[in-house]
Formats: sequence, C1' cells, structure tokens
RNA sequence: CGAGGAGGACGGGCGGUCGCCGCUGCGCUUUCGGGUGUGGGGGAGGAAAGUCCGAGCACCUCAUGAAUCAGAGUGCCUGCUAACGGCAGGGCGGGGCGACCCGAUAGAAAGUGCAACAGAAAACAUACCGCCUAUCGCGUAAGUGAUGGGUAAGGGUGAAAAGGUGCGGUAAGAGCGCACCGUCCGGAUGGCGACAUUCGGGGUAAGGUAAACCUCACUCGGUGCAAGACCAAAUAGGGAAGCUGUGACCGGAUUCGGGUAGCUUCCGGGUUGGUUGCUUGAGCCUGUGGGCAACUGCAGGCCUAGAUGGAUGGCCGUCGCUGGUUUCGCUCAGGCGAGGCGAGUACAGGACUCGGCUUAUAGUCCGCCUCGCGGC
Repeated sequence: CGAGGAGGACGGGCGGUCGCCGCUGCGCUUUCGGGUGUGGGGGAGGAAAGUCCGAGCACCUCAUGAAUCAGAGUGCCUGCUAACGGCAGGGCGGGGCGACCCGAUAGAAAGUGCAACAGAAAACAUACCGCCUAUCGCGUAAGUGAUGGGUAAGGGUGAAAAGGUGCGGUAAGAGCGCACCGUCCGGAUGGCGACAUUCGGGGUAAGGUAAACCUCACUCGGUGCAAGACCAAAUAGGGAAGCUGUGACCGGAUUCGGGUAGCUUCCGGGUUGGUUGCUUGAGCCUGUGGGCAACUGCAGGCCUAGAUGGAUGGCCGUCGCUGGUUUCGCUCAGGCGAGGCGAGUACAGGACUCGGCUUAUAGUCCGCCUCGCGGC
C1' cells in the first nucleotide's frame, strides 16, 4: 500500500422565533370542575418495527392432591439467567491458505415408510455387457456355436449398487486370506462432561433418509392492560327451551379425590362516562473484587415521556457529512489541500413493563486480527 475477518460508536450540531404535552413555585380569579399571568425543570429508538419466543404483573371453582393418556416445545456437553427456542465457552462434523464462518448436532441392530427416471438390480436386492470352465458340434490351427456350471473383482446406469486401498490366492473371482484405514464389541489413561488417545478381539449387520411417521430424554394451566380495581349513571330482579339434590357443573380426556346449586343454548334491554392500573424498574452510571466469557458480589451516585382521536413540530440563519462540477496550488503517478456553484442528508416514531430473536438502515469514525506485495 492492497485484499479480507470479526467487533464497537455516532447517525446531524448551534442560534433565533412561533407553537405543543406533562410536572411544579408564586400571583389573580373561580360555578371549586377549573381558568389565567409569570418563573423553573422535563419531553421517543437502536431498532420504538415484526408480534416470533420467554417472563414480571393481574384475574380465573381442578393452576389445589395423585395416577394414566393425549397435545405442544426443546434435542451434543458444561455454565449464565427470573426464564427462554436466548447468551457464553467447549466437543464433534463441514468450508476457507488464514483471521474466521456454518451445523434442524439424541436414536437407523424396535418397527413402518420413501428414493422419480435410468439401471440386471434400490435392501430378505440382482446378472445387461463381461470373465472362467465341462460336454458336444464346426475348423489344419487360431478360434467359434449350443447346452450346463461357477462369478460379482472389470464395464455400464444412477445422488447412491453387498466398506476402501494394496498384496497374495483362484479355473476365473470374492474379506477367500493378510496389512492399513473404516465399522462393531471390550479394556486402560486423561477430562465434571460431550469426547480424545491407545491396546485387544471379530472378517465385520444389506447402505441412505427421522426439517418422514416413530423411539428416547427433559419441560409445559388458561386468558391477557381492550388484564384488573374503584366511582358515577342507566336499565328489563326480562322471555323461551333443555339438564340438574338419583349430584348436573368445575381441568385437553379419564379414574380416585376435592369444590359446589345451579348450569347450557337462543331472543331481547341498559351502560361505550370518569379515576386508577401508568411508570422506581429482574433499572441505569461509576469504581472495585471474582470469572476465558456470558455474567456476578460489594460500595457510591442518578431518576430519564406517561399521551388518550392520541403530545416534541413549523420557519429562518449557520456549520457538519456525502456525491457532482469548476478554478488554483502540490505530486512521477495515484491522489491531496484551498476556494466557488449547485444537489442530497438513512431506517424510521411509544401506549403496562422487561430479557431475547428477526427484519430495515444514506453515511461517518474507532481500534483489533489474517493474507499478499514492497521498503527500512
């Protein structure tokens, strides 16, 4: 200098002017609901989006007790967390020269299913071409034809064809035998563990697929701030049918047990007002200890929107950033610096709160790591 990898931060600033929401001091006023004047302080995000997970909180007769089944979720190990399908660190597998990245990562020897077409044959599999051989026939011979037997090493088809490579052996072949690798079983060592290393044994199951059904392990009440609480007001203590003290009804189902006098369906009427929930939080910042880290202990400091047809915006000036164009200067070049003109300035806005994940994002800055070239 070039090309990459994984992270972090910002994402407009300043001034003036008019306006908006809430809290609060003082004054005036009030029909006591409030109004008004003047001061003070505060007023959107890294994703507020998606509503995909998990919770706090609230209410519900089974979420209280037990058992069985169904359904749903997760799926290597160890940690973190309130919890999670999240995060951190590892193991194994794959990609990359590398920094790093990816993995829906338990089980195929419990069972069922699936693999179009091609191919002889797609899992209790098979012989198209081929190779070897016995008998008979033809031929001087080399060979060749028919019938029978052996074969799955070679060729072909396919994503995949009875483990792979090599040597020996055979009529020709084959784990047929041997060596190594793979695989299955067992031992030892190291590790909390997933696993790793190593030793021995078996010629060794006929493979793949479980984001196919399935098996195994663990976990799991429902509804949701439009939850819920209170006040005010109004109405029809309405009508019909069925079940029910012979126990209906209450959970996803069933049984034991428990609660319990009402329950189910349809038609119809009243109330759509106000207060609250509503912002002090598994909160944030700083220092320090522990931990590779995710996180966590201790000490100190801070309070940061609470709207409700739904508030923070408009205008002016100036600066910043990005691209273009032009003038001047510097440079071997690339390019850099100064000035002028004009254009643009991302994704996008709460509604109970929080921890995650996913998606969108003009551009700028910060350091860390890898590879290549060159110089000292």

This is a predicted structure of a 376-nucleotide RNA (Bacterial RNase P class A) from an uncultured Dehalococcoidia bacterium. Its Rfam family is "Bacterial RNase P class A". The family's RNA type in Rfam is ribozyme. Rfam's curators write: Ribonuclease P (RNase P) is a ubiquitous endoribonuclease, found in archaea, bacteria and eukarya as well as chloroplasts and mitochondria. The sequence was found by an Rfam model in a public genome assembly.